[in-house]
A computed fold for a 74-nucleotide RNA from an Endomicrobiales bacterium, annotated as transfer RNA. It was read from a public genome assembly. Its Rfam family is "tRNA". About the family: Transfer RNA (tRNA) molecules are approximately 80 nucleotides in length. Its mean pLDDT, the model's own confidence on a scale to 100, is 81.
RNA sequence: GCCCUGGUAGCUCAAUUGGAUAGAGCUGGUCCGUCCUAAGGACAAGGCUGGAGGUUCAAGUCCUCUCCAGGGUA
Numbered sequence: 001g002c003c004c005u006g007g008u009a010g011c012u013c014a015a016u017u018g019g020a021u022a023g024a025g026c027u028g029g030u031c032c033g034u035c036c037u038a039a040g041g042a043c044a045a046g047g048c049u050g051g052a053g054g055u056u057c058a059a060g061u062c063c064u065c066u067c068c069a070g071g072g073u074a
Base pairs, nucleotide, nucleotide: 001073002072003071004070005069006068007067010026011025012024013023019057029043030042031041032040050066051065052064053063054062
């Protein structure tokens, strides 16, 4: 240099080949629980889906450029 894979919540991951309000677990928060902790339970919060642009009625998903991480290749 070229090719491939990935980037979504603080962390680990989903999202059924473009469709409804992007979900789950863990951590943290509040509360219940207990004499106090813990286990267990309830509730709420937390995302402009790496960045920019394009296509479309509609984009996490498709296209272009770019940044980052990993792998392959001479």